[in-house]
RNA sequence: GCGUGCUCCGGGGUCGGUGAAAGUCCGAACCGGCGGUGACAGUCCGCGACCCGACCGACAUGCUCGGCCGGUGGAACCGGUGGAAUUCCGGUGCCGACGGUGAAAGUCCGGAUGGGAGGAAGUACGC
Repeated sequence: GCGUGCUCCGGGGUCGGUGAAAGUCCGAACCGGCGGUGACAGUCCGCGACCCGACCGACAUGCUCGGCCGGUGGAACCGGUGGAAUUCCGGUGCCGACGGUGAAAGUCCGGAUGGGAGGAAGUACGC
C1' cells in the first nucleotide's frame, strides 16, 4: 500500500400567545447524513434513509421477519468577490418519511440497542 472482518460515525423545541388539552396551532427560535463538483452545498448532480410493489426464503403462518430487484423520492433566488462558487460573503426565501398523541410534529414518543450510503478514526487477519 491492497484485500477481508469487526468497531465507530445525525443535528434540533427555548420564550411567549390561544386553549380543557399543543415541544404538534400562532409569533419569534433551533437543526442540516454521505459521495461528487474548477473553491467550502439541507436546496446543483447522485447515494442512503423512509414509503410502495414483484420475486425468493424462513417458521413463529403474520397487516410477520429476512434477502434481492424495481418504483417513488422535498426545497433557491438576487447581488458581490473571483480565473473558477445555485457551494464563499451579503440579503431575502424555501424544504424536511411512516405510526402515535387530550390538538395538526423536521425538533416529543415509537419501529430503532434497527437499517444505512459512504468515510477511514480504531482494531484483527491475510497478501
Predicted 3D model of a 127-nucleotide RNA (FMN riboswitch aptamer (RFN element)) from Haloactinospora alba. Its mean pLDDT, the model's own confidence on a scale to 100, is 80. RNAcentral holds the sequence, with entries from Rfam. The model forms 97% of the base pairs in the Rfam consensus.